[in-house]
RNA sequence: AUAGCGCUCCGGAGAAGUCCAUUUAUGGGUGCCGAAGGUGAAAGUGCAGAGCACGAAUCUCUCAGGCAAAAGGACGGAGAAAACCGC
Numbered sequence: 001a002u003a004g005c006g007c008u009c010c011g012g013a014g015a016a017g018u019c020c021a022u023u024u025a026u027g028g029g030u031g032c033c034g035a036a037g038g039u040g041a042a043a044g045u046g047c048a049g050a051g052c053a054c055g056a057a058u059c060u061c062u063c064a065g066g067c068a069a070a071a072g073g074a075c076g077g078a079g080a081a082a083a084c085c086g087c
Base pairs, nucleotide, nucleotide: 007079008078009077010076011075016030018029019028020027021026031067032066033065037063038061040059044054045053046052047051
């Protein structure tokens, strides 16, 4: 300084209402999805160098999670609070 995150409200996609176990849960099988989290990553740029950082996500992988509704949900909008933490 009063922005961002955290808090409240609103919007918010994808993919089997699959098969077996008496079962909307749970466990297992098969097939899928990407927008919690996590993994990977070029040119170029910065730093004296090694190398590291930025680039970098809604990309990528599909570990986790998910595949009717509900819940969750990146992200967007509105609002509140506070100076503890990070920048």

A computed fold for an 87-nucleotide RNA, annotated as Glycine riboswitch aptamer.
Its Rfam family is "Glycine riboswitch aptamer". The literature on the family includes a 2004 paper in Science by Mandal et al., "A glycine-dependent riboswitch that uses cooperative binding to control gene expression". About the family: This family represents the bacterial glycine riboswitch.